This is a predicted complex of two RNAs, RNase P RNA and transfer RNA, with 444 nucleotides together.
The prediction has a mean pLDDT of 76.
[in-house]
């Protein structure tokens, strides 16, 4: 560590029984930590802020189907990069594995340090070719951008031709861009057919562009009883009309309206409202009483067979279980068995001894991360 | 539970607007002075809390973990 017993804690439950009502004791039977309980990084349910809108602004996701209560979680599937093989003159290309933060770089700003000649409307440092002037050495113009050289990155790549040397100059093949057509839900691939042979990287850079989002959180919140000083201060603007009762009047009660404070759904504007009203309500400061109980609290997008669809993830149907609910926080002690592991004795059988991993609920699930 | 913030030399701390890490103190070595302090010069010494990821390059940008300090309830 697994199971047996015995005692002992919490759950539940109520055989039995006490005492005058209603209040107590209360026995059997049943159950008592996790795959992470842990980080709190995402999502919900659930409760509450009286109801909840418009736009700015913010935050969060980001290829395509699909699951799913939702997710930034999973399942397939494509494209792309990495690794490994295999093919080919060579660029390529096929096949296998793996990754994730995979929406735009032609909306706009913005960066790309040293080097280097030059880093995106950016180039001639070396060299190469050629004319010219020299006794050489070398010097200047023209042409070039293949080849060297700096870098991580240099204005399409690898091959053949051509060219005074060179270049997509020009062809073959890959890239790329347009046109349709096939195949697939889609992403995306495939072939054909033109074509210029012009266009870096970074958005885990600001930022566009699509969708998506109220805010706090069980120490959310609801109840019940008790006490206290229904205690002092301070904000900011600040009204009037009408009916109705009472009244000799003076005014008092009360309902609308209007107007004003104030609050609400998080920043801000607006807009809808909700509460008070000559003093309250709200907001704040001191400063006094109480911190006591009972509910939330455990049946749940549950868990386990079996059969069906589906590549899967998961989904539907039928049986079956009930699987912690403390409250300073329970689950432990002992006893003697059974297994892994390891030392030691022994020829074996076997005997003795030590030991058994990370690690404990606290409103409750659905995923990630760690250990 | 729910919100911040820090972690770099032996030690106090700067750097975070991405370009290859520094200041004081403290240590050492020389000077100067009879000597010692101070005082001049000079040198050492950093996996930047740990791992992974994006870029050509990370202390600095994202993501995960560890330790540590505050606030709210």
């Nucleotide at each position: 560590g697994g199971g047996g017993g015995u005692u002992u804690c919490c759950c539940c439950g109520g055989c039995u029984u006490g005492c005058g009502g209603g209040c107590g004791a209360a026995a059997g039977a049943g159950g008592g930590a996790g795959g992470a309980a842990a980080g709190u990084c995402c999502g919900a349910a659930c409760u509450c802020c009286a109801c909840a809108g418009a736009g700015c602004g913010g935050u969060g996701u980001g290829c395509c189907g699909g699951a799913u209560a939702a997710c930034g979680u999973c399942c397939g599937g494509g494209a792309u990069g990495g690794c490994g093989g295999g093919u080919c003159c060579a660029a390529g290309c096929c096949c296998g594995u793996u990754a994730g933060a995979c929406g735009g770089a032609a909306a706009g700003u913005g960066c790309c340090a040293c080097a280097g000649a030059g880093a995106a409307g950016a180039u001639a440092c070396c060299g190469c070719c050629u004319c010219g002037c020299u006794a050489u050495c070398g010097c200047g113009g023209g042409g070039u951008a293949a080849g060297g050289g700096u870098g991580a990155a240099a204005a399409g790549g690898u091959g053949c031709g051509g060219u005074a040397a060179g270049a997509g100059c020009g062809c073959a093949c890959c890239g790329c861009c347009c046109g349709g057509g096939c195949a697939g839900u889609a992403a995306u691939g495939c072939a054909c057919g033109g074509g210029g042979c012009a266009u870096g990287g970074c958005a885990a850079a600001c930022c566009c562009c699509a969708c998506a989002c109220g805010g706090a959180g069980c120490a959310a919140g609801a109840c019940c009883a008790a006490a206290u000083a229904g205690g002092g201060g301070a904000g900011a603007a600040g009204u009037u009309u009408g009916g109705g009762u009472g009244g000799c009047g003076a005014c008092a009660c009360u309902c609308a309206a209007u107007g004003c404070g104030u609050c609400u759904c998080g920043g801000c504007u607006c807009g809808a409202g909700g509460c008070g009203c000559c003093a309250a309500a709200c907001u704040u400061c001191c400063g006094g009483g109480u911190a006591g109980g009972u509910c939330g609290c455990u049946u749940g997008a549950g868990c386990u067979g079996c059969a069906c669809a589906g590549u899967a993830a998961u989904g539907c149907g039928c049986a079956g279980c009930c699987c912690a609910g403390a409250g300073g926080a329970a689950u432990a002690a002992c006893c003697g068995u059974c297994c892994a592991g390891g030392c030691g004795g022994g020829a074996a059988a076997c005997c003795g001894c030590c030991g058994g991993a990370c690690a404990g609920a606290a409103u409750u699930c659905g995923g990630c991360u760690u250990a | 539970g729910c919100c911040g913030g820090a972690g770099u030399a032996g030690c106090u701390c700067a750097g975070c607007u991405g370009g290859u890490a520094g200041a004081g103190c403290a240590g050492c070595u020389g000077a100067u002075u009879u000597g010692u302090a101070a005082u001049c010069a000079g040198c050492u010494g950093g996996u930047c809390g740990g791992g992974g990821g994006u870029u050509c390059g990370a202390u600095u940008c994202c993501c995960u973990u560890c330790u540590c300090c505050g606030g709210c309830u």